Source information: Glycine riboswitch aptamer from an Alphaproteobacteria bacterium, 106 nucleotides, folded computationally. The model forms 90% of the base pairs in the Rfam consensus. Its mean pLDDT, the model's own confidence on a scale to 100, is 79.
[in-house]
RNA sequence: AUGACCUUUGCGGGAGAGAUCGUCCGAGGCCCAAAAAAGAGCCAAGGACGGCGCCGAAGGAGCAACCGCCCCGGAAACUCUCAGGCAAACGGACCGUUAAGGGAUG
Numbered sequence: 001a002u003g004a005c006c007u008u009u010g011c012g013g014g015a016g017a018g019a020u021c022g023u024c025c026g027a028g029g030c031c032c033a034a035a036a037a038a039g040a041g042c043c044a045a046g047g048a049c050g051g052c053g054c055c056g057a058a059g060g061a062g063c064a065a066c067c068g069c070c071c072c073g074g075a076a077a078c079u080c081u082c083a084g085g086c087a088a089a090c091g092g093a094c095c096g097u098u099a100a101g102g103g104a105u106g
Base pairs, nucleotide, nucleotide: 004105005102006101007100008099010097011096012095013094018052020051021050022049023048024047025046028043029042030041032039053086054085055084059082060080061079062078066074067073068072
């Protein structure tokens, strides 16, 4: 119990840190050439790889107040940065809320 709280779902809010450097590929465009082309040069969204710097609120790991059924185990927004991220977008712990299911473990 007109439901503490839990799971899933829809919606809303949601921080931090280089629009960094280099190499390669490159939609497309400009320009030279030119009968048409081939070809050369330049700019370029985006992608891949590598370097240095940085962030912590997906995930992961570590320590711990504390808790427990006390052998041992659980445990953070703290710490680490493996992963992830550093214009926008996406993502995003967490908070609020809709719906469905469960429900006294409070």